[in-house]
């Protein structure tokens, strides 16, 4: 330098162009002599950035950025 893959909650990951979710973590309560474990409930998001297409974009397109893999 070129090709490809990925960037979504604190972490690991989902999500046919049509209300952004799950598990774990956090918080509250219950249980327990206490901790851990367990049960119930609940909070948490500029979907990497900027534009474009569309009635509507996490999703499609362009550029940029970051990480990884391969080629040279």
């Nucleotide at each position: 330098g070129g090709a490809c893959u990925g960037g979504u909650a604190g972490c690991u990951c989902a999500a046919u162009g049509g209300u952004a979710g799950a598990g774990c973590a956090g918080c509250g309560c219950c249980c327990u002599u206490u901790u851990a474990a367990g049960g119930c409930g609940u909070u948490g998001g500029u979907u990497g950035a900027u534009g474009g297409u569309u009635c509507g974009a996490g999703u499609c397109c362009a550029u940029c950025u970051c990480a990884g893999u391969c080629c040279a």